Context: one part of a larger RNA
RNA sequence: GGCACACGGUGGAUGCCUUGGCACCAGGAGCCGAUGAAGGACGUGGGAGGCUGCGAUAAGCCUGGGGGAGCUGUCAACCGAGCUGAGAUCCCAGGAUGUCCGAAUGGGGAAACCCAGCACUCGUGAUGGAGUGUUACCCGCACCUGAAUGUAUAGGGUGUGUGGAGGGAACGCGGGGAAGUGAAACAUCUCAGUACCCGUAGGAAGAGAAAACAACCGUGAUUCCCUGAGUAGUGGUGAGCGAAAGGGGAAGAGGCUAAACCGGCCGCGUGGUAAAGCCGGCAGGCGUUGCGUGGCCGGGGUUGUGGGACCGUUCGGCCGGAGCUGCCGGUCCGGCGGGGAUCGCGUCGUGAGGUCAGCCGAAUGCGUUGGAACACGCAGGCGGAGCGGGUGAUACCCCCUUAGGCGAAGGCCGCACGCCGACCCUGGAACGUCAUCCCGAGUAGCAGCGAGCCCGAGGAAUUUGCUGUGAAUCCGCCAGGACCACCUGGUAAGCCUAAAUACUCCCUGGUGACCGAUAGCGGAAGAGUACCGUGAGGGAAAGGUGAAAAGUACCCCGGGAGGGGAGUGAAAGAGUACCUGAAACCGUGUGCCU
Numbered sequence: 001g002g003c004a005c006a007c008g009g010u011g012g013a014u015g016c017c018u019u020g021g022c023a024c025c026a027g028g029a030g031c032c033g034a035u036g037a038a039g040g041a042c043g044u045g046g047g048a049g050g051c052u053g054c055g056a057u058a059a060g061c062c063u064g065g066g067g068g069a070g071c072u073g074u075c076a077a078c079c080g081a082g083c084u085g086a087g088a089u090c091c092c093a094g095g096a097u098g099u100c101c102g103a104a105u106g107g108g109g110a111a112a113c114c115c116a117g118c119a120c121u122c123g124u125g126a127u128g129g130a131g132u133g134u135u136a137c138c139c140g141c142a143c144c145u146g147a148a149u150g151u152a153u154a155g156g157g158u159g160u161g162u163g164g165a166g167g168g169a170a171c172g173c174g175g176g177g178a179a180g181u182g183a184a185a186c187a188u189c190u191c192a193g194u195a196c197c198c199g200u201a202g203g204a205a206g207a208g209a210a211a212a213c214a215a216c217c218g219u220g221a222u223u224c225c226c227u228g229a230g231u232a233g234u235g236g237u238g239a240g241c242g243a244a245a246g247g248g249g250a251a252g253a254g255g256c257u258a259a260a261c262c263g264g265c266c267g268c269g270u271g272g273u274a275a276a277g278c279c280g281g282c283a284g285g286c287g288u289u290g291c292g293u294g295g296c297c298g299g300g301g302u303u304g305u306g307g308g309a310c311c312g313u314u315c316g317g318c319c320g321g322a323g324c325u326g327c328c329g330g331u332c333c334g335g336c337g338g339g340g341a342u343c344g345c346g347u348c349g350u351g352a353g354g355u356c357a358g359c360c361g362a363a364u365g366c367g368u369u370g371g372a373a374c375a376c377g378c379a380g381g382c383g384g385a386g387c388g389g390g391u392g393a394u395a396c397c398c399c400c401u402u403a404g405g406c407g408a409a410g411g412c413c414g415c416a417c418g419c420c421g422a423c424c425c426u427g428g429a430a431c432g433u434c435a436u437c438c439c440g441a442g443u444a445g446c447a448g449c450g451a452g453c454c455c456g457a458g459g460a461a462u463u464u465g466c467u468g469u470g471a472a473u474c475c476g477c478c479a480g481g482a483c484c485a486c487c488u489g490g491u492a493a494g495c496c497u498a499a500a501u502a503c504u505c506c507c508u509g510g511u512g513a514c515c516g517a518u519a520g521c522g523g524a525a526g527a528g529u530a531c532c533g534u535g536a537g538g539g540a541a542a543g544g545u546g547a548a549a550a551g552u553a554c555c556c557c558g559g560g561a562g563g564g565g566a567g568u569g570a571a572a573g574a575g576u577a578c579c580u581g582a583a584a585c586c587g588u589g590u591g592c593c594u
Stems, first nucleotide, its partner, number of pairs: 001593009015579001016544002020515002022512007029504002031167002039101003042055003046079002049075003061095006070083003106115003116135007137164002139161007171202001172200005182189001186236001212219002223250005233241002254496003257440001261299010277286002279329006304474001306439004311432005317336006337426004342422003346419001348418004353413004358406003364379005380397002382386001388400003445469007455481001476491005531538002551578001554565004
């Protein structure tokens, strides 16, 4: 020095455990904000700090409800001083206070700071000073002013508004929009209208009531799922991309306008003094009115077996009022009455329900072993409860729960009913003539260049952007995949619309052939911390004594650290470098070999 064995040290694997995570299900909620949010800074306790709570009323104040014996949050003890059956601490609901920054909004600013104006109040002999309130911008509305420039307008100002501004995980819609990649290279193509950026909304959004499909049969708004189907197609016919009708389900809901025509008001043009006009007939009377045109308001009207207006005919309750006057007719308006599957921030009422604290809740003893009984033995009991957790080992009957019941002064949620109010319909319907008028215009269509559709320019319809051109009104127009004819379906160029659908930052309950400390969230712990970076940003490590601190009084060695006794404990080879304690690595002893 090597090998072997034994005994140690070091180290922290493994086993067991779980305070924490992960995924999903059901229900709820789906916004917060100038009444100052989200997020922070700084303070706040009797005693230094971190976390938590709170805000100069500062681990709290007030009211109501619950609860019932201790309490003054936690790391985390200790000391002090207090509170509490006149009900504290604690839990729930409502209210008060709420420094400074932050959209930040009186002005400024290097966030949490500096400096003001005005009104009122306080203080001073006075000035300086203090407190409360108020003072940003934009938009809408009303009013007051008001240039160049006469009327005007622009501009300015005052008041006012549940107005806007900022934040938020995913989901929605819109505007922009890549590349790595694939094509075994690469350019059309693909990735992909994805990632990302911007705008904007809601609890959902978007879409939506046929100018749709279909095929000679028919369906009847939209959305979503299964299928049709990896089909029809498209495609350097490569890689790839990829429908629809139809069928089966979920849900189910339909409405309002524009125009023609009538009336009122306002403006412009034109005619002009008795012709025309003032609902019709007769009589009287009036006289700023007729015609054309534009705007606003009201009525009317809303459809594809085309609809409506206008005109004519027939049939329609009562009351009151109006038209220049009287009579007759007729027209219009309001009310009464009837109906509605509509709406209501009406701070209405009633009722039941849910939710936000809680409450009740059955049944066991002895012996043995043990440190400890929840074990074993014996003898019992309950069960609408033998889910789960805790308790010194494994507990239906010890504790908390569990099954089953009960519960709210007050807040919130939706539901039902009633009353009230609003709105709509009922005051129109039927028939006829299809003669006149209307039926959404820089639109449809067409041309050029693009985009989007299964469709990459193709025979390329349908949808759509820009540029140019540019119709028709039902004997019209569009579609049925160029185009034409016939046939069939529909009625564009205006608007609204619940549900079925998508998502989960958040709340409550539950589940797991999910993890168990190099795993599971980055984070089981004062973690987005320490630390790194100028910054954007990056980003850890670190769990376990014991049933209970009973955390080793006292003695000895030592400067101490540490150790030996003694003591606690079931155990100290459980001593806070603490459960178990593998290996690498380092020793001591013995044997063998060299």
Large-subunit ribosomal RNA, domain I from Haloechinothrix aidingensis, 594 nucleotides, folded computationally. Rfam family: Bacterial large subunit ribosomal RNA. The source organism's lineage runs through Bacteria, Actinomycetes, Pseudonocardiales, Pseudonocardiaceae and Haloechinothrix. The sequence was found in a public genome assembly.